Context: one part of a larger RNA
């Protein structure tokens, strides 16, 4: 820009992509077979390895927005208690999220048409033959089946919903009648559904794109409640010359998680979108 009127959702699937692997054990059965050593087909169970997907309950890793501990120094006037900077100064730990060695899950199973290959039935050619006519069985391979995209599939598909004045002549059907409808020209007046800008975010994301909110609101941040997580806080009081311990104290602090509650911030607003032909 198309997809012959414009919108919203919901889809169908042409055509494309991916996945397609194996081993081990058990039963069947020490059965068939075999003089014996030895040992199965066929079926059915059950576990693994490699791979690939999703996913963070568990485990393990980061986790320079969380908590504690400690060196040096230099500030806050000193004490105490804090801050800076030293690779986050080192150092134990560790939430969410990412993440993997972690968890679950996947290959199966089933149908179709064949391939060597085994076969029915059968002439040519009075027999014979699985082939000449015709008909079975038959692979991990093909086609469908499973997953994933998919109507620019230009042959552009379906579905449902939604949304677009008024007057005035003229024609034409409808009506007993007031009028009602289709069309055509004209006068006037609008601007729909619905998207977008814009703003507040987002386990979406390079941008954009997609999602979700925009006061008729919980979308973010803030309070508030809770949780994880660190490991007993500052002050004060005992005890000890002292480092320091004990008590108040399972304390105080608390990122990203889990809820709540309009306190801020999402204000006001603006633009694009009104039927081609017969």
């Nucleotide at each position: 820009c198309g997809c012959a009127g414009g919108a919203a959702a919901c889809u169908u699937g042409a055509g494309g992509g991916g996945a397609g692997c194996u081993g081990g054990u058990c039963a069947u059965a020490g059965u068939a077979c075999g003089a014996g050593a030895g040992g199965a087909c066929c079926u059915g169970a059950u576990u693994g390895g490699a791979c690939g997907a999703a996913c963070c309950u568990c485990c393990c890793g980061u986790g320079u927005g969380c908590c504690a501990g400690u060196u040096a120094u230099c500030g806050u006037g000193c004490c105490a208690a804090c801050g800076g900077u030293a690779g986050c100064g080192c150092u134990g730990g560790g939430u969410a999220g990412c993440g993997g060695a972690g968890u679950u899950c996947g290959g199966c199973a089933g149908g179709g048409a064949u391939a060597a290959a085994c076969g029915c039935u059968g002439a040519a050619a009075g027999c014979a033959u699985c082939u000449a006519a015709g008909c079975g069985u038959g692979a991990a391979g093909c086609c469908c089946a499973c997953c994933c995209c998919a109507a620019g599939a230009u042959a552009a598909g379906g579905u449902u919903u939604c949304c677009c004045g008024u007057c005035c002549u003229g024609u034409g059907c409808c009506g007993c009648a007031a009028g009602g409808c289709a069309c055509a020209g004209g006068g006037c007046c609008u601007a729909a559904a619905g998207g977008c800008c814009c703003c507040c975010g987002g386990a979406a994301g390079a941008c954009u794109a997609c999602c979700g909110g925009g006061u008729u609101g919980a979308u973010a941040g803030g309070c508030c409640g809770g949780g994880a997580g660190u490991g007993c806080a500052a002050g004060c009081c005992u005890g000890g010359u002292g480092a320091c311990a004990g008590g108040u104290u399972c304390a105080g602090c608390g990122a990203a998680c889990c809820g709540g509650u309009a306190c801020u911030a999402a204000u006001c607003g603006g633009c694009c979108g009104u039927g081609c032909g017969g």